[in-house]
RNA sequence: GCGGGUGUAGUAUAUUGGCAGUACGCGACCUUCCCAAGGUCGAAGAGAGGGUUCGAUUCCCUUCACCCGCU
Numbered sequence: 001g002c003g004g005g006u007g008u009a010g011u012a013u014a015u016u017g018g019c020a021g022u023a024c025g026c027g028a029c030c031u032u033c034c035c036a037a038g039g040u041c042g043a044a045g046a047g048a049g050g051g052u053u054c055g056a057u058u059c060c061c062u063u064c065a066c067c068c069g070c071u
Base pairs, nucleotide, nucleotide: 001070002069003068004067005066006065007064010024011023012022013021018054026042027041028040029039030038047063048062049061050060051059
């Protein structure tokens, strides 16, 4: 330099054109004499930009980071 892949909450991981969910973790409350465990509720997210579309995490282009291969 060329080609391919991955990027979703603090962490891990589903989803796939219209609702972004789960587990752990975090916070509040309940329970308990206290802690732990358990229960309820809550906050927190599609790498970035642009395009297509009535509507994009999803499709297209560019770009960034990482991984693999070739030269």
Molecule: transfer RNA
Organism: Minisyncoccota bacterium